The RNA shown here (Bacterial RNase P class A) has 358 nucleotides and comes from a Bacteroidales bacterium.
């Protein structure tokens, strides 16, 4: 150089005009007007996890229900990162008769228990966990054969079949037995903060599944800013005063009539809640860049420097030119950190392959 895979950064710009938003200065006839500064994103998306915040809940206790699941370490936190650790996969090396081991690159893993119960394991298959269908062996019989017993080597069948290879044993077999292995238990040294590695000595050979129920540790209150707080109109109405009105409602004083008293109404004032609408939470922070210093790293201290959307029917834009023909995925709505997902071109790192040159 070509291709091919992994990561980062970046992600239109520039001139005119003509607007719309927040916030200030002047003016100002309170309408406005005018100048100055500021106006989306790496994801503002998904709303998945975690936390600040707020409101409400809450004595102790069990029980049920969600979540989490190798170790450290970082974080406010977290199911997120960072380092490691097993375990598995593919490659290609050595070493051994074989089993299998050994170190090397790349990838992946809901990675605590099925050696505590109980359930499931489709088709296939004798049998899916109380394994004789073929096949060896042994007896028997009515003897190309049936039946009865051994046997799990061998063979078939499945995703999965009863510890793996050698030898030995035996009617034929089989951890039955032994040598070498392999897997996991227990205890002991060493080394590691630690999962966990290494070597020893015992005894095991239990099939798979836990995103089956279930056991174990841990951990978890609900409901979100349309939470909430403040201020408050018209109109209705709740409760005080205050003037009136009425025998056409009622009661009491009282058998009646006037009074007067509650009540009923009618105006006026007060005064509660509460609605429309206005403030407020709104954005200076777990905040951003530069240096150092500490760490393998996530990050984390420490200094200097900066303030860089805050809208409510919801603004960040439209027009013409021109770089350079094209310009992706897509637009805040409390706020942060994290995860997923989309993404045209453009730049820089790593790795593999392959051609060329020197």
């Nucleotide at each position: 150089c070509c291709g091919g895979u992994g990561g980062g950064c970046u992600g239109u710009c520039c001139u005119a005009u003509c607007g719309c938003u927040u916030c200030u200065g002047c003016c100002u006839u309170u309408g406005g007007g005018u100048g100055g500064a500021g106006g989306a994103g790496g994801a503002a998306a998904g709303u998945c996890g975690g936390g600040a915040c707020a409101a409400c809940a809450c004595a102790g206790g069990g029980c049920g229900c969600c979540a989490u699941a190798c170790u450290u370490c970082c974080u406010a936190a977290c199911a997120g990162g960072a380092a490691g650790g097993u375990u598995c996969u593919u490659u290609g090396g050595c070493c051994g008769a074989a089993a299998g081991g050994c170190g090397g690159a790349a990838g992946a893993a809901a990675c605590a228990g099925c050696g505590a119960g109980u359930g499931c394991c489709a088709c296939a298959g004798a049998a899916a966990a109380u394994a004789a269908c073929c096949g060896u062996c042994c007896g028997u019989c009515c003897c190309a054969g049936g039946c009865g017993g051994a046997u799990a080597a061998g063979g078939g069948u499945g995703a999965a079949a009863a510890c793996g290879u050698g030898g030995g044993g035996u009617a034929a077999g089989a951890g039955c037995c032994u040598a070498c292995g392999c897997u996991g238990u227990a205890c002991c040294g060493u080394g590691g903060c630690g999962a966990c590695a290494c070597g020893g000595u015992a005894g095991a050979g239990g099939g798979g599944u836990a995103a089956a129920c279930c056991u174990u540790a841990u951990g978890g209150g609900u409901u979100g800013c349309a939470a909430g707080a403040u201020c408050a109109a018209a109109u209705a109405u709740g409760c005080c005063g205050g003037c009136g009105u009425u025998u056409g409602a009622g009661g009491g004083c009282u058998g009646c009539c006037c009074g007067u008293c509650c009540g009923a109404u009618g105006c006026c004032g007060g005064u509660g809640g509460g609605u429309a609408g206005a403030u407020u939470g709104c954005u200076g922070g777990a905040g951003c860049u530069g240096c150092a210093c500490a760490g393998c790293a996530a990050u984390g201290u420490g200094u200097a420097g900066c303030c860089a959307a805050g809208a409510u029917a919801a603004a960040u834009g439209a027009u013409a030119g021109g770089a350079c023909c094209a310009g992706a995925c897509a637009g805040a709505a409390u706020c942060c950190c994290g995860c997923u997902u989309a993404c045209a071109g453009g730049c820089c790192c790593g790795c593999c392959g392959g051609a060329u040159u020197u």

The sequence is in RNAcentral, with records from ENA. Rfam family: Bacterial RNase P class A. The family's RNA type in Rfam is ribozyme. The gene name in the source record is rnpB. Model confidence (mean pLDDT): 77 of 100.